[in-house]
RNA sequence: GCGCGCGUAGCUCAGUGGUAGAGCAUUUCACUGAUAAUGAAAAGGUCGAAGGUUCGAUUCCUUCUGCGCGCACCA
Numbered sequence: 001g002c003g004c005g006c007g008u009a010g011c012u013c014a015g016u017g018g019u020a021g022a023g024c025a026u027u028u029c030a031c032u033g034a035u036a037a038u039g040a041a042a043a044g045g046u047c048g049a050a051g052g053u054u055c056g057a058u059u060c061c062u063u064c065u066g067c068g069c070g071c072a073c074c075a
Base pairs, nucleotide, nucleotide: 001071002070003069004068005067006066007065010024011023012022013021018055026042027041028040029039030038048064049063050062051061052060
């Protein structure tokens, strides 16, 4: 340099045009002599950035950016 994949909650990941979710973690309550476990609830997101298409974009298209993999180049 070329090609491909990935970027969504603190972490690991779903979702796939129509109000953004799960598990774990966190907080509160219940339970306990107390803790753990268990149960109930809550909080937490400009869906990497900017444009475009669309009535409507996390999802489709373009560019950029970060990470990973492969190929090429390089002594």

Overview: Transfer RNA from a soil metagenome, 75 nucleotides, folded computationally.